About this RNA:
A computed fold for a 526-nucleotide part of an RNA from Halomonas sp., annotated as small-subunit ribosomal RNA, 5' domain. The RNAcentral record of the full RNA draws on ENA and SILVA. Its mean pLDDT, the model's own confidence on a scale to 100, is 86. It matches the Rfam family "Bacterial small subunit ribosomal RNA". Rfam links the family to the GO terms ribosome and structural constituent of ribosome. Lineage of the source: Bacteria > Pseudomonadota > Gammaproteobacteria > Halomonadaceae > Halomonas.
Context: one part of a larger RNA
RNA sequence: GAUUGAACGCUGGCGGCAGGCCUAACACAUGCAAGUCGAGCGGAAACGAUGGAGCUUGCUCCAGGCGUCGAGCGGCGGACGGGUGAGUAAUGCAUAGGAAUCUGCCCGGUAGUGGGGGAUAACCUGGGGAAACUCAGGCUAAUACCGCAUACGCCCUACGGGGGAAAGCAGGGGCUCUUCGGACCUUGCGCUAUCGGAUGAGCCUAUGUCGGAUUAGCUAGUUGGUGAGGUAAUGGCUCACCAAGGCGACGAUCCGUAGCUGGUCUGAGAGGAUGAUCAGCCACAUCGGGACUGAGACACGGUCCGAACUCCUACGGGAGGCAGCAGUGGGGAAUAUUGGACAAUGGGCGAAAGCCUGAUCCAGCCAUGCCGCGUGUGUGAAGAAGGCUUUCGGGUUGUAAAGCACUUUCAGUGAGGAAGAACGCCUUGGGGCUAAUACCCCCGAGGGAAGACAUCACUCACAGAAGAAGCACCGGCUAACUCCGUGCCAGCAGCCGCGGUAAUACGGAGGGUGCAAGCGUUAAUC
Numbered sequence: 001g002a003u004u005g006a007a008c009g010c011u012g013g014c015g016g017c018a019g020g021c022c023u024a025a026c027a028c029a030u031g032c033a034a035g036u037c038g039a040g041c042g043g044a045a046a047c048g049a050u051g052g053a054g055c056u057u058g059c060u061c062c063a064g065g066c067g068u069c070g071a072g073c074g075g076c077g078g079a080c081g082g083g084u085g086a087g088u089a090a091u092g093c094a095u096a097g098g099a100a101u102c103u104g105c106c107c108g109g110u111a112g113u114g115g116g117g118g119a120u121a122a123c124c125u126g127g128g129g130a131a132a133c134u135c136a137g138g139c140u141a142a143u144a145c146c147g148c149a150u151a152c153g154c155c156c157u158a159c160g161g162g163g164g165a166a167a168g169c170a171g172g173g174g175c176u177c178u179u180c181g182g183a184c185c186u187u188g189c190g191c192u193a194u195c196g197g198a199u200g201a202g203c204c205u206a207u208g209u210c211g212g213a214u215u216a217g218c219u220a221g222u223u224g225g226u227g228a229g230g231u232a233a234u235g236g237c238u239c240a241c242c243a244a245g246g247c248g249a250c251g252a253u254c255c256g257u258a259g260c261u262g263g264u265c266u267g268a269g270a271g272g273a274u275g276a277u278c279a280g281c282c283a284c285a286u287c288g289g290g291a292c293u294g295a296g297a298c299a300c301g302g303u304c305c306g307a308a309c310u311c312c313u314a315c316g317g318g319a320g321g322c323a324g325c326a327g328u329g330g331g332g333a334a335u336a337u338u339g340g341a342c343a344a345u346g347g348g349c350g351a352a353a354g355c356c357u358g359a360u361c362c363a364g365c366c367a368u369g370c371c372g373c374g375u376g377u378g379u380g381a382a383g384a385a386g387g388c389u390u391u392c393g394g395g396u397u398g399u400a401a402a403g404c405a406c407u408u409u410c411a412g413u414g415a416g417g418a419a420g421a422a423c424g425c426c427u428u429g430g431g432g433c434u435a436a437u438a439c440c441c442c443c444g445a446g447g448g449a450a451g452a453c454a455u456c457a458c459u460c461a462c463a464g465a466a467g468a469a470g471c472a473c474c475g476g477c478u479a480a481c482u483c484c485g486u487g488c489c490a491g492c493a494g495c496c497g498c499g500g501u502a503a504u505a506c507g508g509a510g511g512g513u514g515c516a517a518g519c520g521u522u523a524a525u526c
Base pairs, nucleotide, nucleotide: 001526002525003524004523006522007521008520009519010518013373014372015371016370017369018368019366020365021331026329027328028327030326031325032324035076036075037074040073041072043069044068047067048066050063051062052061053060054059055058083284084283085282092209093208094207095206096205097204098203101201102200106197107196108195109194110193111192112191113190114148116146117145123138124137125136126135127134128133154163155162156161168189169188170187171186172185173184176183177182210256211255212254217247218246219245222244223243224242225241226240227239228238229237259281260280261279262278263274264273265272266271286307287306288305289304290303309320310319311318312317337363339362340361341360345359346357347356348355349354376406377405378404379403386397387396388395389394410467412462413461414460415459416458420453425447426446427445428444429443430442431441432440470515471514472513473512474511475496476495477494481510482509483508484507485506491498492497
């Protein structure tokens, strides 16, 4: 000099853009952060509409027939998104390669989607319990579950053969049939098997990746082989047997420290330091361990066991996990609101409308940083008054003020006022599908609704210089000097050093210098 996720002191007008627990991976009150689908299912707890009945005239009852929908079965999603950096010096990360793998949803291809069965929750009845919850009996449905049939391709094979699947739902309809439910046809969404792709993930190898030798030897599943098991898959991954190997001064092992990278800061560069925000990867979810489900987890807001802690209890037994967003206590020099909205972007579910979304978009707080703007402009010598100083003549503050003439940025008040809105929806023209001028899909035209921010941005008008300057320093380094007070005292100080009666170095004043909504100090890095 540059820099910072900074803090502290004094001061503080506005805006834009960013950033904001670096410490206790300490403990957490409260609310919210993952739901959705009735176009899978049986149904009807609540609300509403409609119709009917009763009358007491504004209530009660009835009808799942309707809009819908609590709880339940079922499907998909809770493995993403969000947080944190404890652990980890290599099961990690970075770069470059590799072969023995899996991959829901998505895309393309091929072939199917036939016919049956038995349960179970909800519900009802009864029982236990303070509660959490739970037991028994009875009824019922499905895209829940299980056989059978079929098998292009698929799997196993001793090449003879053997094995294995599915589910329906919604819209529309001319002929025909009908028990008036529908069959049937067709469209769309699904379902099953398999091949390929895409995406995601698992695995292996090489090289690089902090300090300590006052850590020199380490290792028995250890190193390799054969066989078996296991896995989606290779492999001592596991096991039996056999051999005696493997690593190490090119630093093994041990100890300490640490998430890694793109990057960031600094520097002419080489390098040094660092890893906040943003992005990629990894690890973790009170601590330790285990598996289940599933395409995917050994799963932050799932489950089981153990431990500590907190809470409830009828003392028998139960409940919980903010390193999600806010917020509280604590720790600390120190770090924000128990805010708004799903309008946009994205995600989950759904045919869709839509619902959910503390992701996200916004707002609030903080000079924490960067950038921009303002606090007026011109004129004005009697060089006013006052202050300070003086050699008492004056000098200086100083064109500074006042005065005169202007301007109105920003803030304030009022009026106007975009873009962020596209899609989906409705109407309609053409094309496709089809038996079909239905339905549905594609392309185009028109229409209306939809904005948290937002009392926004921006523009115009109004009034009046009106509302807006501080901080540090002035001995040398280092830009900037005098007076008074003090008297080795009080004090200053980054280094050299000042102060013991004329202190440009302490304290005050006047003046000056430098930065400026900031300025200094402290800490840290180059």